[in-house]
Predicted 3D model of a 583-nucleotide part of an RNA (large-subunit ribosomal RNA, domain V) from Beggiatoa alba B18LD.
Rfam family: Bacterial large subunit ribosomal RNA. The family is grouped with related families in Rfam's "LSU clan".
The organism belongs to Beggiatoa alba, within Bacteria.
The RNAcentral record of the full RNA draws on Rfam.

Context: one part of a larger RNA
RNA sequence: CCCGCGGCUAGACGGAAAGACCCCGUGAACCUUUACUAUAGCUUUACACUGAAUCUUGAACCUGUUUGUGUAGGAUAGGUGGGAGGCUUAGAAGCUAGAACGCCAGUUUUAGUGGAGCCAUCCUUGAAAUACCACCCUGAUAUGUUCGGGAUUCUAACCUAAGUCCAUAAGCUGGAUUGGGGACAAUGUAUGGUGGGUAGUUUGACUGGGGCGGUCUCCUCCAAAAGAGUAACGGAGGAGCACGAAGGUACCCUCAGCGCGGUCGGAAAUCGCGCACAGAGUGCAAUGGCAUAAGGGUGCUUAACUGUGAGACAAACACGUCGAACAGGUACGAAAGUAGGUCAUAGUGAUCCGGUGGUUCUGUAUGGAAGGGCCAUCGCUCAACGGAUAAAAGGUACUCCGGGGAUAACAGGCUGAUUCCGCCCAAGAGUUCACAUCGACGGCGGAGUUUGGCACCUCGAUGUCGGCUCAUCACAUCCUGGGGCUGUAGUCGGUCCCAAGGGUAUGGCUGUUCGCCAUUUAAAGUGGUACGCGAGCUGGGUUUAGAACGUCGUGAGACAGUUCGGUCCCUAUCUACCGUGGG
Numbered sequence: 001c002c003c004g005c006g007g008c009u010a011g012a013c014g015g016a017a018a019g020a021c022c023c024c025g026u027g028a029a030c031c032u033u034u035a036c037u038a039u040a041g042c043u044u045u046a047c048a049c050u051g052a053a054u055c056u057u058g059a060a061c062c063u064g065u066u067u068g069u070g071u072a073g074g075a076u077a078g079g080u081g082g083g084a085g086g087c088u089u090a091g092a093a094g095c096u097a098g099a100a101c102g103c104c105a106g107u108u109u110u111a112g113u114g115g116a117g118c119c120a121u122c123c124u125u126g127a128a129a130u131a132c133c134a135c136c137c138u139g140a141u142a143u144g145u146u147c148g149g150g151a152u153u154c155u156a157a158c159c160u161a162a163g164u165c166c167a168u169a170a171g172c173u174g175g176a177u178u179g180g181g182g183a184c185a186a187u188g189u190a191u192g193g194u195g196g197g198u199a200g201u202u203u204g205a206c207u208g209g210g211g212c213g214g215u216c217u218c219c220u221c222c223a224a225a226a227g228a229g230u231a232a233c234g235g236a237g238g239a240g241c242a243c244g245a246a247g248g249u250a251c252c253c254u255c256a257g258c259g260c261g262g263u264c265g266g267a268a269a270u271c272g273c274g275c276a277c278a279g280a281g282u283g284c285a286a287u288g289g290c291a292u293a294a295g296g297g298u299g300c301u302u303a304a305c306u307g308u309g310a311g312a313c314a315a316a317c318a319c320g321u322c323g324a325a326c327a328g329g330u331a332c333g334a335a336a337g338u339a340g341g342u343c344a345u346a347g348u349g350a351u352c353c354g355g356u357g358g359u360u361c362u363g364u365a366u367g368g369a370a371g372g373g374c375c376a377u378c379g380c381u382c383a384a385c386g387g388a389u390a391a392a393a394g395g396u397a398c399u400c401c402g403g404g405g406a407u408a409a410c411a412g413g414c415u416g417a418u419u420c421c422g423c424c425c426a427a428g429a430g431u432u433c434a435c436a437u438c439g440a441c442g443g444c445g446g447a448g449u450u451u452g453g454c455a456c457c458u459c460g461a462u463g464u465c466g467g468c469u470c471a472u473c474a475c476a477u478c479c480u481g482g483g484g485c486u487g488u489a490g491u492c493g494g495u496c497c498c499a500a501g502g503g504u505a506u507g508g509c510u511g512u513u514c515g516c517c518a519u520u521u522a523a524a525g526u527g528g529u530a531c532g533c534g535a536g537c538u539g540g541g542u543u544u545a546g547a548a549c550g551u552c553g554u555g556a557g558a559c560a561g562u563u564c565g566g567u568c569c570c571u572a573u574c575u576a577c578c579g580u581g582g583g
């Protein structure tokens, strides 16, 4: 060096299973509910099946009888028309008794008595006699008709799980009959309510993982790198309007502040003089503007117009922005001219659907109409603001599928804020004395053990805490060894330098690492090794399915809260290592 055999399991990010954790999908399934929308069921009402009688109570209508008081006025005048006479022995006025109405004045009426009168036209009134007649109004009342409501009773529909008889050798069923209910119930159709009992679904995105929080449209500034544009969960603020003058035009004016002077009057009121380019003001945030004013006034007014629009800016598109000029009519101005809102930039919402007004458009044989079109206008915190529907929340540890190392938890990597270690400066402490020892305020490094940041390999799997076993390395050394300095008398020490050869505890509690305690020891070191080591062991903890407590939640359920219970697979091919044999 080549070839074996027997072992061992550190590695081959070993084998097994398209990761079950996490995220994503306009994926799924179950479960919940005061999510949305349906719906079985239950229930309300109407009608049908569904008939009779009595009592009672409404509405409408016909007929009859009645009813009616503002004030003035004989007095309780409903309206209008006709009308000079009407009623009365077929019994007037008056009287007695009763009833109804009532504004308490009276009106109407029934019965009896009585025995010949009682009213109208006059004066007041918008209107003249219920003297008489007709038609009506308001309310009342009686009979009747029609349509109802309620109560009670009936029997013939309908129901009957009751008795008897028959089919019949039958505890079924059917028929007959006797009872019991009864126009109810049951059923059908329509309708309102209720309705996780059931069903179909929804339950946003961004995001230095996801959730929680925050945000989502528009305006201003910085970032933005002197054209435009430019991101972040970068830094700051605003808007979701207002105004018929705060618009147009003609003409006029100049601010804030300070100094001096001046009655009440003061730091600041109004007045005068001076300085004052703007520090004032601008309806509202910021920026850019503005004194020739865009700032402050006064007069007259409505261009805060209709129809168009060359040409540009901006821009994926859709939106958006500026605009001379032309036609019409208008305001102000002597005129030239200016005016199609406001110093500018925010003050907002596409399409569909529907409403309103207009319209020389269309009009299903024709004329119309309906409907539609066109013009104008209205209805969205559609604010998740380019708006999925008119209409929508949650749980899953019982879970599932497709994917992702595009994205978290372990480990590794990068970084090194934090951590640990060292150094520089030396104020000070150390009686004195910075540096025996300690060292503020600061500065410079190193390490890669903590907590983090990032999200780079791994989600078609890199098994996770602690213990056991077996270790191996570093040295910033716990003991043992050798030294320097000392605020080292000695004994003990302090601090620094060299040094990794060897060594470096047993018990109690706890799943613990750690820690506390007890007793030892020369000492009971600090770290790295996938927080060494589960194809070596364990499985107490964490981290499935069961169950319970507390708390939260309406609930399904949830909780770096607790509690009891809970399947740890692999026969070694290669490398490595330990033995052993042959060539």
Base pairs, nucleotide, nucleotide: 001583002582003581004580005579006578007577010575011574012573014570015569022404023403024402025401027400028399029396030395031394032393035201036200037199038198039197041194042193043192045190046189047188048187051154052153053152054151055150056149057148058147059146060145061144063142064141065140066139068137069105078136079135080134081133082132085119086118087117094113095112096111097110098109099108100107101106158181159180160179162178163177164176165175166174167173204216205215206214213233217239218238219237220236221235222234240385241283242342243341247301248300249299250298251297252296253295255279257275258274259273260272261271281290282289284347286345287344288343305328306327307326308325311322312321313320317386330339331338332337353379354378355377356376357375358374359373361372362371411458412456413454414453415452417451419447420446421445422444423443424442428438429437465540466538467537468536470532471529472528473527474526475525478503479502480501481498482497483496484495485494486493505519506518507517508516509515546564547563548562549561550559551558552557